[in-house]
RNA sequence: ACAAAGAAAAGGCAACACAUAUGAAAGUAUGUUACGCAAAGCUUCCGGCCUAAGGUUUAAGUUAUUUAAUAACAAAAACUAUGGUAGCGGGGUUACCUCG
Numbered sequence: 001a002c003a004a005a006g007a008a009a010a011g012g013c014a015a016c017a018c019a020u021a022u023g024a025a026a027g028u029a030u031g032u033u034a035c036g037c038a039a040a041g042c043u044u045c046c047g048g049c050c051u052a053a054g055g056u057u058u059a060a061g062u063u064a065u066u067u068a069a070u071a072a073c074a075a076a077a078a079c080u081a082u083g084g085u086a087g088c089g090g091g092g093u094u095a096c097c098u099c100g
């Protein structure tokens, strides 16, 4: 110096909750507060999970026209990230200290 490891010291971050803002939502940001965290620093490359505005399918019904039908609109439902989660893992990258 590097790698692993994490006893000590100096520190660091900040869950839930609350308030405000923002977003269709999931969520995010700021402040207060600490559940915890040796990368709970950064980064969506891979997987998982969350959301579904928009899109697609389907469709209870509604309206108009000319009986029926045709056309338009459409609650609800299903599918779908281009949205999110780095404090769900993996990967990449940067990094304080050193008893052993």
Stems, first nucleotide, its partner, number of pairs: 005098002012037002017032006035087001041093003045090003048085003054080004061073005
This is a predicted structure of a 100-nucleotide RNA (c-di-GMP-I riboswitch aptamer) from Endozoicomonas sp. G2_1. The coordinates come from a structure-prediction model, not an experiment, and the mean pLDDT is 87.